Molecule: transfer RNA
Organism: Desulfurobacterium thermolithotrophum DSM 11699
RNA sequence: GGGGCCGUAGCUCAGCUGGGAGAGCGUCAGGCUGGCAGUCUGAAGGUCGUGGGUUCAAGUCCCACCGGCUCCA
Numbered sequence: 001g002g003g004g005c006c007g008u009a010g011c012u013c014a015g016c017u018g019g020g021a022g023a024g025c026g027u028c029a030g031g032c033u034g035g036c037a038g039u040c041u042g043a044a045g046g047u048c049g050u051g052g053g054u055u056c057a058a059g060u061c062c063c064a065c066c067g068g069c070u071c072c073a
Base pairs, nucleotide, nucleotide: 001072002071003070004069005068006067007066010025011024012023013022019056027043028042029041030040031039032038049065050064051063052062053061
C1' cells in the first nucleotide's frame, strides 16, 4: 500500500426482507429471608464509530473517513 470482517446500553451480543432500538449479565429500588446468598418484580442507562448521500422513512442501502482484528505484499 491492497483485500476481507467488525464497530448497537457499563460488558457480551441480537436486530431476519428499510418502518416498534432489544436480550443476557451488571447497576439501582422494592418483595420473600433475622441477615448474607439466592430468587421474583420494577426502573435507569443508547448522538446505533464520524461525516455526507439515497428514501416519505436508514442500525439496516451507497460513498468517504476513523478505530480494532485478520490475510496478502